[in-house]
RNA sequence: AGCUCAUCCAGAGGGGCAGAGGGAACGGCCCGUUGAAGCCCCGGCAACCCUCCGUCCGGUACUCGCGACGCUGCGAGGCCCCGGACGGUGAUGGUGCCAAUUCCGUCCUGCGGCGAGAUGCGUCGCGGGGAAGAUGAGGA
Numbered sequence: 001a002g003c004u005c006a007u008c009c010a011g012a013g014g015g016g017c018a019g020a021g022g023g024a025a026c027g028g029c030c031c032g033u034u035g036a037a038g039c040c041c042c043g044g045c046a047a048c049c050c051u052c053c054g055u056c057c058g059g060u061a062c063u064c065g066c067g068a069c070g071c072u073g074c075g076a077g078g079c080c081c082c083g084g085a086c087g088g089u090g091a092u093g094g095u096g097c098c099a100a101u102u103c104c105g106u107c108c109u110g111c112g113g114c115g116a117g118a119u120g121c122g123u124c125g126c127g128g129g130g131a132a133g134a135u136g137a138g139g140a
Stems, first nucleotide, its partner, number of pairs: 003138006013042005021031003025106004043098003048094002050090001052088008062077005102132001107129009
């Protein structure tokens, strides 16, 4: 740098150094000298990886019945264990995160309002799906 999958309307900030930017891009709108980015210290949130528990599904040693007996079939049940789904639990560890929904929009689309009417166009509002991005896990 690129691939796959999941999640993104919840939650959580103080101090020190520093000194003008920051919110990915673009447009908007915000944040910022009552101190931005960045770095450091401490604290917190959350629960992706991880722990433990429960339920369910699949696999399985094996058991039973029938058939066959020339070992190879069919049906029922199935502990431990393994894999998976869902729900809960914990927070020592690996990440992540701690203004605003990923701040909103961007491409397509549904419904409604308005523009004298309109299946078209514009605009506003509410919704659905994408794109892009972020984070994690996995794999190459």
A computed fold for a 140-nucleotide RNA from Streptomyces sp., annotated as SAM riboswitch aptamer (S box leader). Lineage of the source: Bacteria > Bacillati > Actinomycetes > Streptomycetaceae > Streptomyces. The RNAcentral record of the sequence draws on Rfam and Ribocentre. The same sequence occurs in records of 2 taxa. Rfam family: SAM riboswitch aptamer (S box leader). Rfam's curators write: The SAM riboswitch is found upstream of a number of genes which code for proteins involved in methionine or cysteine biosynthesis in Gram-positive bacteria.